[in-house]
Molecule: c-di-AMP riboswitch aptamer (ydaO/yuaA leader)
Organism: soil metagenome
RNA sequence: CGCUUAAUCUCUCGAAAGAGAGAACGGGGGAACCACCGCCCUGGGGUUAAUGGUCGCCGAUGCGACCAGGGGCUACCUUCCGGCCCUAACCCGACAGCUAACCUCGUAGGCGUCGGAGGG
Numbered sequence: 001c002g003c004u005u006a007a008u009c010u011c012u013c014g015a016a017a018g019a020g021a022g023a024a025c026g027g028g029g030g031a032a033c034c035a036c037c038g039c040c041c042u043g044g045g046g047u048u049a050a051u052g053g054u055c056g057c058c059g060a061u062g063c064g065a066c067c068a069g070g071g072g073c074u075a076c077c078u079u080c081c082g083g084c085c086c087u088a089a090c091c092c093g094a095c096a097g098c099u100a101a102c103c104u105c106g107u108a109g110g111c112g113u114c115g116g117a118g119g120g
Stems, first nucleotide, its partner, number of pairs: 001112004008023006024107006034097001043095001044092004051068007069087006076120006
């Protein structure tokens, strides 16, 4: 300097460590109307791009292969083509549809790309 991401900026106190506040961005809960319409079983739900299908190992919620779907980068921005990658993980705890008012939470972490054409 740039990338991923909501994860940035400003202010106050303090010698510092640190403790707070605000803005902005992001998430959850939460009426009416609408939707769903009982209970149990094999629970159910949330953040995220991170899901689904087939087959195999099979004891499997796990692992592997393939297909489809989804997401990111390619340095002024954007679109297309080409190229390179990701498709993890975590949380709630029997419970939540949407949802105005209202209530509430987060602002971590991890990285180092640069080919072409059109438009602005």